[in-house]
Predicted 3D model of an 86-nucleotide RNA (c-di-GMP-I riboswitch aptamer) from a Bacillota bacterium.
Rfam family: c-di-GMP-I riboswitch aptamer. From the family's description: GEMM was predicted in a large-scale screen for bacterial structured RNA regulatory elements.
The prediction has a mean pLDDT of 87.
The sequence was found by an Rfam model in a public genome assembly.
Of the family's consensus pairs, 95% are formed in the model.
RNA sequence: AAGCGACAAAGGCAAACGUAUCGAGAGGUACGGGCGCAAAGCCACGGGUCUUUACUCCACAGGGAGGAGACAGCCGGGCUGCCGAA
Numbered sequence: 001a002a003g004c005g006a007c008a009a010a011g012g013c014a015a016a017c018g019u020a021u022c023g024a025g026a027g028g029u030a031c032g033g034g035c036g037c038a039a040a041g042c043c044a045c046g047g048g049u050c051u052u053u054a055c056u057c058c059a060c061a062g063g064g065a066g067g068a069g070a071c072a073g074c075c076g077g078g079c080u081g082c083c084g085a086a
Stems, first nucleotide, its partner, number of pairs: 004084002012037002017032006035073001041079003045076003048071005055066004
């Protein structure tokens, strides 16, 4: 240094839920709150899941497809990072 991840040490993040707020919505933000997490740090590149006002096409009763958006705590991938037992 890399691999690896401990009944180690210092810490970190923060699920559900509640309140407020933004958004048509999925969902985001802040505060509280802890289910959990060795990357539960960052990035929408691939897959997947979710939403669908406005926009395009088909249909015309409702819908379907596209497009657009969201999720990084769904998986993979990329970049970065604390510690040092076996």